[in-house]
Source information
This is a predicted structure of a 72-nucleotide RNA (transfer RNA) from a Candidatus Daviesbacteria bacterium. The organism belongs to Candidatus Daviesiibacteriota, within Bacteria. It matches the Rfam family "tRNA". Its mean pLDDT, the model's own confidence on a scale to 100, is 80.
């Protein structure tokens, strides 16, 4: 340098173009002598950035940035 894959909550990740969900973690409560485990609840997202298409974009198109794989 070429090709391909990925970037969404603190972490790991879902989401046929139509209200962004889940698990773990955090927080609150219950349980317990206490902790852990267990139970209930609650909050947390400028979906990497900028454009384009569309009534509507996490999703489709273009460019860039970052990470990874692979070829040279």
């Nucleotide at each position: 340098g070429g090709u391909c894959c990925g970037g969404u909550a603190g972490c790991u990740u879902a989401a046929c173009g139509g209200u962004a969900g889940a698990g773990c973690a955090a927080c609150u409560c219950c349980c317990u002598c206490u902790u852990a485990a267990g139970g209930a609840g609650c909050a947390g997202g400028u979906u990497c950035a900028g454009g384009g298409u569309u009534c509507g974009a996490u999703u489709c198109c273009c460019u860039g940035c970052c990470g990874g794989a692979u070829c040279a």